[in-house]
RNA sequence: GCCCUUGUAGCUUAGUGGUAAAGCGUUACCUUGGUACGUUCUAUACAAAAAGGUAAAGAUCGCGAGUUCAAUUCUCGUCAGGGGCU
Numbered sequence: 001g002c003c004c005u006u007g008u009a010g011c012u013u014a015g016u017g018g019u020a021a022a023g024c025g026u027u028a029c030c031u032u033g034g035u036a037c038g039u040u041c042u043a044u045a046c047a048a049a050a051a052g053g054u055a056a057a058g059a060u061c062g063c064g065a066g067u068u069c070a071a072u073u074c075u076c077g078u079c080a081g082g083g084g085c086u
Stems, first nucleotide, its partner, number of pairs: 001085007010024004018069001026056007038046002062078005
């Protein structure tokens, strides 16, 4: 220098022209749970971890252009990771 491949939510991945989805995680609440400090205490109350459930937030689809009524998807350029050739 050339070619191939990957880039989508905090993480791991789906989706491959027609309003972007799931798992994990995060936040709020509910249930179970039951520890410490302590409470105008008669402590069987309140209550942390943990488990289950419900809901919500979170992505201008690496970036910039082009084609199209419509682009995460097709085309070109470019950036980054990985691989190959010379």
Molecule: transfer RNA
Organism: marine sediment metagenome